[in-house]
């Protein structure tokens, strides 16, 4: 020059604790506005998150007993370990090898 590879953030699922909801926030859908991250470096979308305004949709409570526990229940919220997947994509580096 050619060929092959590593590495991130984070996703996704289980474990295990601590909460919230069970008088419906939340979480799934979905418009609009802003804004953030996306391997060592650089650029980065129609992709990914998140904040705020809105729309649609829409739920499992039982029991023990006297104010709270218990056992569920939610596409529930943080953590913790675990398994798996993994830059959109383009340039540059990295490592083998030729």
């Nucleotide at each position: 020059a050619g060929c092959a590879g590593a590495g991130u953030a984070g996703g996704a699922c289980c474990u295990u604790g601590u909460g919230c909801g069970u008088u419906a926030a939340g979480u799934g859908c979905u418009g609009a506005u802003u804004g953030a991250a996306c391997a060592g470096g650089g650029a980065g979308u129609u992709g990914u998150c998140a904040a705020u305004c809105g729309g649609a949709c829409g739920a499992a409570a039982a029991g023990u007993u006297u104010a709270a526990c218990u056992u569920g229940c939610g596409g529930u919220a943080c953590a913790u370990g675990g398994u798996u997947c993994g830059c959109a994509u383009c340039c540059c580096g990295c490592u083998g090898c030729u």

A computed fold for a 98-nucleotide RNA, annotated as THF (Tetrahydrofolate) riboswitch aptamer. The coordinates come from a structure-prediction model, not an experiment, and the mean pLDDT is 78. The sequence was found by an Rfam model in a public genome assembly. The model forms 83% of the base pairs in the Rfam consensus.